[in-house]
RNA sequence: GAAGCCAGGUGGCCGCGAACGGCCCUAGGGCCGAGUCGAGGAAAGUCCGGGCUCCAGAGGGCAGGGUGCUGGGUAACGCCCAGUGGGAGAGAUCCUAAGGAAAGUGCAACAGAGAGCAGACCGCCUGCGACGCGAGUCGCGGGCAAGGGUGAAACGGUGAGGUAAGAGCUCACCAGUGCCGGUGGCGACACCGGUAGCUCGGCAAACCCCACCCGGAGCAAGACCGAAUAGGAGAGAAGAAGUGGCCCGCUUCGUUAUUACUCUCGGGUAGGUCGCUUGAGGCGCACGGCAACGUGCGUCCUAGAUAAAUGGUCACCGCGGUUCAAGUCCGGUUCUUGUGAAUCGGGCGCUGUGCCGACAGAACCCGGCUUACGGUUUCCCCG
RNA sequence: UCCUCGGUAGCUCAAUGGUAGAGCAACCGGCUGUUAACCGGUAGGUUGCAGGUUCGAGUCCUGCCCGGGGAG
Numbered sequence: 001g002a003a004g005c006c007a008g009g010u011g012g013c014c015g016c017g018a019a020c021g022g023c024c025c026u027a028g029g030g031c032c033g034a035g036u037c038g039a040g041g042a043a044a045g046u047c048c049g050g051g052c053u054c055c056a057g058a059g060g061g062c063a064g065g066g067u068g069c070u071g072g073g074u075a076a077c078g079c080c081c082a083g084u085g086g087g088a089g090a091g092a093u094c095c096u097a098a099g100g101a102a103a104g105u106g107c108a109a110c111a112g113a114g115a116g117c118a119g120a121c122c123g124c125c126u127g128c129g130a131c132g133c134g135a136g137u138c139g140c141g142g143g144c145a146a147g148g149g150u151g152a153a154a155c156g157g158u159g160a161g162g163u164a165a166g167a168g169c170u171c172a173c174c175a176g177u178g179c180c181g182g183u184g185g186c187g188a189c190a191c192c193g194g195u196a197g198c199u200c201g202g203c204a205a206a207c208c209c210c211a212c213c214c215g216g217a218g219c220a221a222g223a224c225c226g227a228a229u230a231g232g233a234g235a236g237a238a239g240a241a242g243u244g245g246c247c248c249g250c251u252u253c254g255u256u257a258u259u260a261c262u263c264u265c266g267g268g269u270a271g272g273u274c275g276c277u278u279g280a281g282g283c284g285c286a287c288g289g290c291a292a293c294g295u296g297c298g299u300c301c302u303a304g305a306u307a308a309a310u311g312g313u314c315a316c317c318g319c320g321g322u323u324c325a326a327g328u329c330c331g332g333u334u335c336u337u338g339u340g341a342a343u344c345g346g347g348c349g350c351u352g353u354g355c356c357g358a359c360a361g362a363a364c365c366c367g368g369c370u371u372a373c374g375g376u377u378u379c380c381c382c383g
Numbered sequence: 384u385c386c387u388c389g390g391u392a393g394c395u396c397a398a399u400g401g402u403a404g405a406g407c408a409a410c411c412g413g414c415u416g417u418u419a420a421c422c423g424g425u426a427g428g429u430u431g432c433a434g435g436u437u438c439g440a441g442u443c444c445u446g447c448c449c450g451g452g453g454a455g
Stems, first nucleotide, its partner, number of pairs: 001379006008317007016038003020033005040359001044370002047368005052218004057253001059252004064214005069083005084098001085096004099209002104207002106203002121148002123144009156174006175199001177196008222274004232265005243257004281300008319357004324352002327348009384454007393407004401438001409425005431447005
């Protein structure tokens, strides 16, 4: 640096929820059971994608929103895998918001002569005039953008020739751009050769353009049963062509309705059941594929609560951390004939004792991303 | 569950991508017999945190933390 795994175990006692079985009771509910099952890798954030439910269709378009290199995976995605371009690092590796700046508009403070097809502050050259012994200095006019300076960024770089002085003005090499051709690759792209004017900035996580995708709401969706209230009040167009409705806004197609409709206001429903867990499911093996993943065979059923269950307590064990102790190692001092003894400081301490041990709890269900966090294993890089 | 607005000096609020300001409070000085008022001055800032885009970020983008409002 990358990848994987675990998220304590066993037993006793007391206390919970569901299914199943039995009994009682009857929308509800209660009792019994040596048996079965009972939170997570993130259940979190609610950032994406769906399944599912409702709106008759979710058809077309505008507005609006999302993604943005290539090829794969997937039910799908803004996700995952493998690559390409760019960047960071010494490296193992990691990050990437990565289409378009000649479609248009816009922005770049300050500094600077000048910030898009710009520019003369210092400066270089030169004509005329004046001053001066001379070197030179000043004024007016013309040429230059190579040198210096400013800045985050200044309209290719190095060298040579050429020039009054310079400049791709010309040439050689290099970089870049366009066009043509070749090789490799599915492709993004990489490499090679030729040629041309020589050089035609930056920012799109600025508006925008281009390509692709998106109907809207959401389990508090929705369905059924029971009950209750005020079987409430008001307004409404037209007559087969229109009108009203059809779940963000506008429009169109289509469809539906014709006073059993639509809209506005007001009132009631604090209950129960379903949805509610068998799935794009888990695990094992084999095969295909660099991989993500796919196919086949076998096997398993692993929470469904509703004020919200899975807990409390005791004992032992396991893993990790930490204090101290027995012990041991190193060094110093003193004593000792010597082995060694005492003491001080530091390290280890597989044995013992005590203490401590993360983030955090389902509520329709999956696939991801992001964030929080204890322990352990393997491989790679470096010292 | 869904939508929306905010976090800047001790307090209340500003700032078009270009050196973060104003008022009140605090401290010092002046004025006054003293205080207040008034005048002048001084200090006070990780723009909630981290990262990214850009020459440059309070402002643009992403993630996290905290707070307010609305619908159902």